[in-house]
RNA sequence: GCGCCGAUAAUCUAGCCUGGUAGGAUGCGAGCUUCCCAAGCUCGAAGCCCGGGUUCAAAUCCCGGCCGGCGCA
Numbered sequence: 001g002c003g004c005c006g007a008u009a010a011u012c013u014a015g016c017c018u019g020g021u022a023g024g025a026u027g028c029g030a031g032c033u034u035c036c037c038a039a040g041c042u043c044g045a046a047g048c049c050c051g052g053g054u055u056c057a058a059a060u061c062c063c064g065g066c067c068g069g070c071g072c073a
Base pairs, nucleotide, nucleotide: 001072002071003070004069005068006067010026011025012024013023020056028044029043030042031041032040049065050064051063052062053061
């Protein structure tokens, strides 16, 4: 330099192909329960790597870039 893959909440991850309310787990906060703690139950805050394009509508499709991994030279 070229090609392929990956990136979603503090952490892990589903969803992407086939565009239409971003879901789960851990952790965190509040409440219930308990003499207290743990466990359990309920509720809550928090996320689509960055920029642009297409579209009524983009995490999803297209282009560029950064980062990480692999391969080729």
Molecule: transfer RNA
Organism: Candidatus Micrarchaeaceae archaeon